[in-house]
Predicted 3D model of a 73-nucleotide RNA (transfer RNA) from Candidatus Nitrosotenuis sp. Rfam family: tRNA. Its family is annotated with triplet codon-amino acid adaptor activity in the Gene Ontology. The RNAcentral record of the sequence draws on ENA. The coordinates come from a structure-prediction model, not an experiment, and the mean pLDDT is 80.
RNA sequence: GGGUAGUUAGCUCAAUUGGUCGAGCACUGGUCUCCAAAACCAGGUGAUGUCGGUUCGAAUCCGACGCUGCCCG
Numbered sequence: 001g002g003g004u005a006g007u008u009a010g011c012u013c014a015a016u017u018g019g020u021c022g023a024g025c026a027c028u029g030g031u032c033u034c035c036a037a038a039a040c041c042a043g044g045u046g047a048u049g050u051c052g053g054u055u056c057g058a059a060u061c062c063g064a065c066g067c068u069g070c071c072c073g
Base pairs, nucleotide, nucleotide: 001072002071003070004069005068006067007066010025011024012023013022019056027043028042029041030040031039049065050064051063052062053061
């Protein structure tokens, strides 16, 4: 340099093929305890890599760029 797969919450992953972005773990507060852990209750708390395009509507489709892995040179 070329090809290919991926990029969503702090982490690991969903989103039924364009129609309200969720789950587990983690985290925060509370109950319990002398304290802590465990257990239980409550809280999404925080997210679609960036820019542009298509569309009534984009995580999803298209283009460019960034980042990561793999293959080729």